[in-house]
This is a predicted complex of two RNAs, RNase P RNA and transfer RNA, with 446 nucleotides together.
RNA sequence: CAAGCAGGCCGGGUGAUCGCGUCCCGCCCCCGCAUGGGCGGCGGGAUGAGGAAAGUCCGCGCUCCACAGGGCACGGUGCUGGCUAACGGCCAGGCGGGGUGACCCGACGGCAAAGUGCAACAGAGAGGCAGAGUGCCCCUCCGCGCGAGGGGCGAGGGUGAAACGGUGCGGUAAGAGCGCACCGGCGUCUGUGGCGACACAGGCGGCCAGGCAAACCCCACCGGGAGCAAGACCAAGCAGGAACGAGGGGCGGCCCGUCCCGCGAUCAGUUCCGGGUAGGUUGCUGGAGGCGCCGGGCAACUGGCGUCCUAGAGAGAUGAUCACCACCCGCUCCGGCGGGCACAGAACGCGGCUUACAGGCCGGCUUGGGUC
RNA sequence: CGGGGCGUGGCGCAGUCCGGUAGCGUGCUUGAAUGGGGUUCAAGAGGUCGACGGUUCGAAUCCGUCCGCCCCGA
Numbered sequence: 001c002a003a004g005c006a007g008g009c010c011g012g013g014u015g016a017u018c019g020c021g022u023c024c025c026g027c028c029c030c031c032g033c034a035u036g037g038g039c040g041g042c043g044g045g046a047u048g049a050g051g052a053a054a055g056u057c058c059g060c061g062c063u064c065c066a067c068a069g070g071g072c073a074c075g076g077u078g079c080u081g082g083c084u085a086a087c088g089g090c091c092a093g094g095c096g097g098g099g100u101g102a103c104c105c106g107a108c109g110g111c112a113a114a115g116u117g118c119a120a121c122a123g124a125g126a127g128g129c130a131g132a133g134u135g136c137c138c139c140u141c142c143g144c145g146c147g148a149g150g151g152g153c154g155a156g157g158g159u160g161a162a163a164c165g166g167u168g169c170g171g172u173a174a175g176a177g178c179g180c181a182c183c184g185g186c187g188u189c190u191g192u193g194g195c196g197a198c199a200c201a202g203g204c205g206g207c208c209a210g211g212c213a214a215a216c217c218c219c220a221c222c223g224g225g226a227g228c229a230a231g232a233c234c235a236a237g238c239a240g241g242a243a244c245g246a247g248g249g250g251c252g253g254c255c256c257g258u259c260c261c262g263c264g265a266u267c268a269g270u271u272c273c274g275g276g277u278a279g280g281u282u283g284c285u286g287g288a289g290g291c292g293c294c295g296g297g298c299a300a301c302u303g304g305c306g307u308c309c310u311a312g313a314g315a316g317a318u319g320a321u322c323a324c325c326a327c328c329c330g331c332u333c334c335g336g337c338g339g340g341c342a343c344a345g346a347a348c349g350c351g352g353c354u355u356a357c358a359g360g361c362c363g364g365c366u367u368g369g370g371u372c
Numbered sequence: 373c374g375g376g377g378c379g380u381g382g383c384g385c386a387g388u389c390c391g392g393u394a395g396c397g398u399g400c401u402u403g404a405a406u407g408g409g410g411u412u413c414a415a416g417a418g419g420u421c422g423a424c425g426g427u428u429c430g431a432a433u434c435c436g437u438c439c440g441c442c443c444c445g446a
Stems, first nucleotide, its partner, number of pairs: 001368005007362004012325007020048009029038003050343001054354002057352005062227004069256004074223005079093005094108001095106004109218002115216002117212002134156001135153007165183006184208001186205008231282004240273005245267001247261004289308008327340005373445007382398004392429001400416006422438005
């Protein structure tokens, strides 16, 4: 210098003018005997979107249902250890795969030793210690023709995504783990290292046991339901009637257990018809919070100390214009001129994941080339 | 704001559970029967199965992410 790999961060700035939401203060006005109150008016001040506020894909807090129970069913997760309030998230490690490398990717428990299922087309044969279409070999017969019949074989060829280890020697009529040696792979035992996943070394076994569990299923672990339109309080308003009824509800699929309401009618509840309301307050934003320093830890994370932080709706405000500057693109007579400035946008809060995103900053690492 | 469902020729749908040649009706094109049309008959065309990844020999179907549409709840 070029190409690349990972990580962290920012995502317009300043000023003026005009507006919008919320809160506070002052004055005036209105109500009330009064502390006080007002969705009345004027003036002033403070403050007002994000890294994803998004998708709603996970996990929690919070609230109600009973204090959240048991079993089955159903759903989810799936190498190991750790972090965390929790997670399908994160960190570290193991194994497998890719890359020259920095580094990246992996739903990564179990299909011989539980069971079941699936594999179109092609092919002789597709799961049964399978399979003679071509082929190799032996025997018999004849009209001697690579003829017919009987038998052996799993080596060579061929089909397929997939055809039951590889190489060599022995062996045989021809062959074959049929036997042996080495290699690969599987199972098992012992030792060593590691918390563990696992790795390494040695012995033994049978010669090999195919694929799919994001197929049913098995194993381990986790999961009660609904959601701030949850829920609580206040105010306002109304008119009841008919039928059914011994059980109904919390409870969603079932059973158990338990609690509440009701049980001979002044009856819990269900269905249908009819009537009323369409308001206020609260929950509500200071929290598993941000930043800095010190300590622990490889890290995720965490302990202590200090410091900082005023959106909260009416499902509805958070903007517009101008000037200067910054950045990008185009033109240029190098003076400038014109245009652009992403994705998007709170509604109970929080931790993640995923997706969208103009442009820019900061360090770190790898490979190749050049120069000293 | 919260909850649920759907997407397959032009249109309406089946196939998705339990993976193996994408089908039905209607519409369209051409031809025949008719003087012409309707109708009938014969033949034919027309599909990125919403998009992109993954699992698998193989995906409309199984899994994940995204896009669009519809329905329900005070």

The coordinates come from a structure-prediction model, not an experiment, and the mean pLDDT is 78.